[in-house]
The RNA shown here (Glycine riboswitch aptamer) has 100 nucleotides and comes from a Halobacteroidaceae bacterium. Rfam family: Glycine riboswitch aptamer. Rfam describes the family as follows. This family represents the bacterial glycine riboswitch. The prediction has a mean pLDDT of 78. The organism belongs to Halobacteroidaceae, within Bacteria.
RNA sequence: AUGAAAGAAGCGGGAGAGUUCCCUCGAGGACACCGAAGGCGUAAUUCAAAGAUAGGCCAAUUUUGAAGAAACGCUCAGGUCCAAGGACCGUUUCUGGACA
Numbered sequence: 001a002u003g004a005a006a007g008a009a010g011c012g013g014g015a016g017a018g019u020u021c022c023c024u025c026g027a028g029g030a031c032a033c034c035g036a037a038g039g040c041g042u043a044a045u046u047c048a049a050a051g052a053u054a055g056g057c058c059a060a061u062u063u064u065g066a067a068g069a070a071a072c073g074c075u076c077a078g079g080u081c082c083a084a085g086g087a088c089c090g091u092u093u094c095u096g097g098a099c100a
Stems, first nucleotide, its partner, number of pairs: 006095008018031001020030003023026001032080003038076001039074003045067006
């Protein structure tokens, strides 16, 4: 199987912040700024270990370590007229093969 999740491609939508300054005019430098490619950080919680308490055991508590999401935080990367890019959303096709 009248085809779930997920993935790829096409199409449509899609925010923020400098049309700053310098120069040898570049994929350069300076200062300021933005968060929605990517990257990094972590809360509840879970797991493990340790210590203390009365004869023993378990649980809880405490401490330490590990795991742990985002559109939150950082701003490494990226970006700051237009264009391009763009998380994410919708849709079409293909792949896919879950439930019944």